[in-house]
Molecule: small-subunit ribosomal RNA
Organism: uncultured bacterium
RNA sequence: AGAGUUUGAUCCUGGCUCAGGAUGAACGCUAGCGACAGGCCUAACACAUGCAAGUCGAGGGGCAGCGCGGAGCAAGCUUGCUUGUUCUGGCGGCGACCGGCGCACGGGUGCGUAACAGGUGUGCAAUCUGUCCAUAAUCGGGGAAUAGCCCAGCGAAAGUUGGAUUAAUGCUCCAUGUGAGCCGAGGAGGCAUCUCUUUGGUUUGAAACGCGAGGAUUAUGGGUGAGCACGCUUCUGAUUAGGUAGUUGGUGAGGUAACGGCUCACCAAGCCGACGAUCAGUAGGGGUUCUGAGAGGAAGGUCCCCCACAUUGGAACUGAGACACGGUCCAAACUCCUACGGGAGGCAGCAGUGAGGAAUAUUGGUCAAUGGACGGAAGUCUGAGCCAGCCAAGUCGCGUGAAGGAUGAAGGUUCUAUGGAUUGUAAACUUCUUUUGUCUGAGGGUAAAAAAGCGGACGUGUCCGUUCUUGCAAGUAUCAGACGAAUAAGCAUCGGCUAACUCCGUGCCAGCAGCCGCGGUAAUACGGAGGAUGCGAGCGUUAUCCGGAUUUAUUGGGUUUAAAGGGAGCGUAGGCGGGCUAUUAAGUCAGUCGUCAAAGCCUGUGGCUCAACCACAGCCCGCGAUUGAUACUGGUAACCUUGAGUGCGGAUGAGGUGGAUGGAAUUCGUGGUGUAGCGGUGAAAUGCUUAGAUAUCACGAAGAACUCCGAUUGCGAAGGCAGUCCACUGGGCCGCAACUGACGCUGAAGCUCGAAAGUGCGGGUAUCAAACAGGAUUAGAUACCCUGGUAGUCCGCACCGUAAACGAUGGACACUCGCUGCCGGCGAUAUACAGUCGGUGGCCUCGCGAAAGCCUUAAGUGUCCCACCUGGGGAGUACGCCGGCAACGGUGAAACUCAAAGGAAUUGACGGGGGCCCGCACAAGCGGAGGAACAUGUGGUUUAAUUCGAUGAUACGCGAGGAACCUUACCCGGGCUUGAACUAUGGUGGACCGUUCCAGAGAUGGAUCUUCCCUUCGGGGCCGCCAUGGAGGUGCUGCAUGGUUGUCGUCAGCUCGUGCCGUGAGGUGUCGGCUUAAGUGCCAUAACGAGCGCAACCCUUGCUGAUAGUUACCAUCAGGUGAUGCUGGGGACUCUAUCAGGACUGCCGCCGUAAGGUGAGAGGAAGGGGGGGAUGACGUCAAAUCAGCACGGCCCUUACGUCCGGGGCGACACACGUGUUACAAUGGCAGGUACAGAGGGCGGCCAGGCAGCGAUGCCGCGCAAAUCUCGAAAGCCUGUCUCAGUUCGGAUUGGAGUCUGCAACUCGACUCCAUGAAGUUGGAUUCGCUAGUAAUCGCGCAUCAGCCAUGGCGCGGUGAAUACGUUCCCGGGCCUUGCACUCACCGCCCGUCA
Repeated sequence: AGAGUUUGAUCCUGGCUCAGGAUGAACGCUAGCGACAGGCCUAACACAUGCAAGUCGAGGGGCAGCGCGGAGCAAGCUUGCUUGUUCUGGCGGCGACCGGCGCACGGGUGCGUAACAGGUGUGCAAUCUGUCCAUAAUCGGGGAAUAGCCCAGCGAAAGUUGGAUUAAUGCUCCAUGUGAGCCGAGGAGGCAUCUCUUUGGUUUGAAACGCGAGGAUUAUGGGUGAGCACGCUUCUGAUUAGGUAGUUGGUGAGGUAACGGCUCACCAAGCCGACGAUCAGUAGGGGUUCUGAGAGGAAGGUCCCCCACAUUGGAACUGAGACACGGUCCAAACUCCUACGGGAGGCAGCAGUGAGGAAUAUUGGUCAAUGGACGGAAGUCUGAGCCAGCCAAGUCGCGUGAAGGAUGAAGGUUCUAUGGAUUGUAAACUUCUUUUGUCUGAGGGUAAAAAAGCGGACGUGUCCGUUCUUGCAAGUAUCAGACGAAUAAGCAUCGGCUAACUCCGUGCCAGCAGCCGCGGUAAUACGGAGGAUGCGAGCGUUAUCCGGAUUUAUUGGGUUUAAAGGGAGCGUAGGCGGGCUAUUAAGUCAGUCGUCAAAGCCUGUGGCUCAACCACAGCCCGCGAUUGAUACUGGUAACCUUGAGUGCGGAUGAGGUGGAUGGAAUUCGUGGUGUAGCGGUGAAAUGCUUAGAUAUCACGAAGAACUCCGAUUGCGAAGGCAGUCCACUGGGCCGCAACUGACGCUGAAGCUCGAAAGUGCGGGUAUCAAACAGGAUUAGAUACCCUGGUAGUCCGCACCGUAAACGAUGGACACUCGCUGCCGGCGAUAUACAGUCGGUGGCCUCGCGAAAGCCUUAAGUGUCCCACCUGGGGAGUACGCCGGCAACGGUGAAACUCAAAGGAAUUGACGGGGGCCCGCACAAGCGGAGGAACAUGUGGUUUAAUUCGAUGAUACGCGAGGAACCUUACCCGGGCUUGAACUAUGGUGGACCGUUCCAGAGAUGGAUCUUCCCUUCGGGGCCGCCAUGGAGGUGCUGCAUGGUUGUCGUCAGCUCGUGCCGUGAGGUGUCGGCUUAAGUGCCAUAACGAGCGCAACCCUUGCUGAUAGUUACCAUCAGGUGAUGCUGGGGACUCUAUCAGGACUGCCGCCGUAAGGUGAGAGGAAGGGGGGGAUGACGUCAAAUCAGCACGGCCCUUACGUCCGGGGCGACACACGUGUUACAAUGGCAGGUACAGAGGGCGGCCAGGCAGCGAUGCCGCGCAAAUCUCGAAAGCCUGUCUCAGUUCGGAUUGGAGUCUGCAACUCGACUCCAUGAAGUUGGAUUCGCUAGUAAUCGCGCAUCAGCCAUGGCGCGGUGAAUACGUUCCCGGGCCUUGCACUCACCGCCCGUCA
């Protein structure tokens, strides 16, 4: 000293929370010792029992008990002793009694009390004070009682009555009288009432005992203690604003120690209060304690001072002192005793008990010390006190060992696991020490005191010396010796804040949590373990206080938008206030004095071994007094003019009030013209209209509002103010400088004004129009739209008193850069002008601000005054009060709940916001899908199983480029368990492989035949069996992952470095203009560059050239055939396959600064990216895949592994996707006939021939292929069919076959014959395509024994139509704007219901 938490991120405002310290604490776990201090915070609840205040015989009468003495009697007998008993107050003493002193101290508690109760400082000339000290004086003489004892009663008891007798330091009378009171006279002093002193008159007192000590009385002074008065100060509430009749004062009297309405009589009507009276709530106050840098805030336990109280309430008595804790009386409640008549009691003393409570101790010892009461003293009493006991409840100190010791042991835990890491020098082990502990012994000081006795000194009551006596704690502290590491460590935490991390378990469960938040299968946050961190005889938790919190801000905050400026003005109190001079000294400043108790804090020194603790010394911001200073503020007095006001002159304006008046419009009325509609809307309808509307003309009536001018105009305090004229009237401005002389500013209360709506009464009512009615809209429509329509809108009078009453910005004054408009003045005359005053706007510098922004009209710099704010919700609500006719307004909470709510700005995303642009996105076209049948995939259903995955676009002819067995992962059944495959080690046997036969559905089992190699002679290779270590898993998690892929999207974007701007997130660059397919380029530019993307480089195709020339080609030459590059040959052409060229807006015209665009331009095979492909930025969808592969974790191990037979993946009411074939004449069928490309081929392609209607079979040439082979269809020509369920269409079914294969039943393809279904162009809706494209026609390949291929991937043949254009739908890009979204509009959020 700060930190966490609002957001995707940022800055700010703002609350919540944490880290610190503290405690009379409590609870949980744990616990060795000592010192010091502490211990009912709750029920001022109730209390059993014991103790806590007595003492004095040197005041008295006495003698119950004890002891002694004296006298008598009796017994035992050791003949003078013992015991018992009676009498005797003679002695020591002494129960009870009279008397004195004390009991008013000490001890406890905090109920009450908001008060002169406390604190502090003054005052008492308005007072008292026992015991004590000093001074002065005195102590003479009498009297009457009473307790006790005795006698007699009453009562259960407590107690009490009567009689007789008696004493005192008890009571009382007389005398004396320093003195005191009163009256008179003189003097001195002070503070108003007064005080002191001198003198004369009058009233008033004692107690004896004694040898003595002593004691008593009166008076004065001191001391101590007490009483009273006053200044200042001391909690909260105004949702408590008025209170008060002894109330305030006076006169007189009473009362008191004393003043006083303290009490009373009379008189007056005062007194207190916004500077908070009264009332209500709470509370003992202070020294101090805790915290804090301080200022403050909180507290008042222990110790000290004061107060109050003693079961509750009241009262007095005694006394120096009480209205009395362990006294009295009365009343009340409670408890107890009782013979029912009546009595007794008061722990908030010390212990202790019950109760209450989270919670607080022993019915201990002792008067040895300190202190107190009494006493002459010894002494007695003392739960005050001193000690001990219990309690980690606090502070301080000590210990639980120290040094060495690495195989870094074992064990535990963990990791990337042949090995490391950690526990950890920790342990073991060696050496050492002995605080503490156990045992033994010694052992002070607290007593330097006190009593008594003796002696001495001097100052005769003090000191000194000496003898004897006195210790609870306690044989304790302490010291010495012995033994022996021996007797002694825990608690909390480990996600961030906050020091400290891993494994296992659990699986939004159990639980944690101070805040944020963890936990839904890999939890450093739950529980356990290991380890670590912190503190340590304690550690955590809870509660409370201060701090952090500048989060109530005096120090030290704010109010445009975060909470917060009153709607505005006038103005009272109050606060603040111009220049100059003098004076005063209240504030202010300085010195000195008094006080500020002690303890405590702080500083220094010292004593307990240290420390805590204790002792000593010093310091102390307040208050009072006094002396001085006089700048500033204040008071007083005099003056000044600049603040303020007045005057004179001038102009100004929708300023206000009252009255008068004008035209247009609207509606209505009357009359005319005129005829079928009008009106209204997105479209309609309600409504009006043939009884004549709407429209139009004329006349008339009414009420309300004032077009243009008109504006960032003007005026007003604000609300507000607009036709014109008149009257009355307020204000500001300018000019002049005549007058007053600070007269000012602000303003709590108070008063006044105050839009609209609303209210009351009375008018008025044309328009418009809440409510209401009808028509529409809608799922509904108590709305928006339409037709009507009442209050109201208007006027007068009176209320209401609120608005986003806003500049969301209170008023006044002063100062502080500029530029540019407008309004009103001045500037001699003018509408010119330098300038100037006042107002109203825009932009901007400094400065300010969280930023947006404000900026001489401040939100800047300062001064003064007022108002208001202190997290969000609850709530401007409830209650109370005030106002109002009411409506309602003003004032204005709490419980509860949340961790946020909020401001400004940033990046994105979004908008049924805007601008620009693109895409088969729409439009324009062509052909399809959706209807039918079939194929295929999916859902669903079914099933023993119908294995699994993929699910909007981006799943659904997808994984699968080929499920009859196999595949195969699924189901049923039968087997195996080192296992179907692989590998290591050890042991053992031998070949293994293979043939044949038997059982079996097969796997498998049994039998049979055949049968090794290398060698260094140790053995090895190979195979089987046994054992062991690995195995195996298409089991789970694609939300633990790698890799790969889809999509946005081949969209033009995504970023970085440096610089610059911003507090920051971030921006700039990447924006703007033009251009492009493109962030493509050019220009501009606080940016300059760069990277990933774009483009290009790559492949292919289109043109040309060069080179090469077989299996391709054949122009020329030659040969040959029925025919053919068939042959010789050729290297021209085509082609093949390698290398080059070619296209770049290069040229021309036009447009443009440029980039670039454009032209049926030229040239060219190709023209502005020539066509096609490959190539996919940063990222998004926790997108897909653990079943292609790999891989972490979890799970199974005679099974979730593996082998085999069979079945299933092919099921079928149904729904969807993708396709094929069609519905026909641009066609079907039949015959004839022509032309490709790209590929494949030896378990193959197959020429050709033969057989078969055919699938195909048999024979067979060639070809591992530019050589052989597989091979086109649409097209063209001819014929036929003639619009029909057909010569269309071919599903389905029957029969007969072919081929593949171990095997075509479930479940193959193909062929032939027969059968001949639906279907006649397809609803809403929807898909593809912009040129060699769509459409249409066939061909090939992969997989493959075969094939369910109509699928996929390729190839060529024929070969169109259309695009005006970008309004709209979808998707995308850039800029901008709004935003309460950021999981980002499939968002957020409100209400109702559960």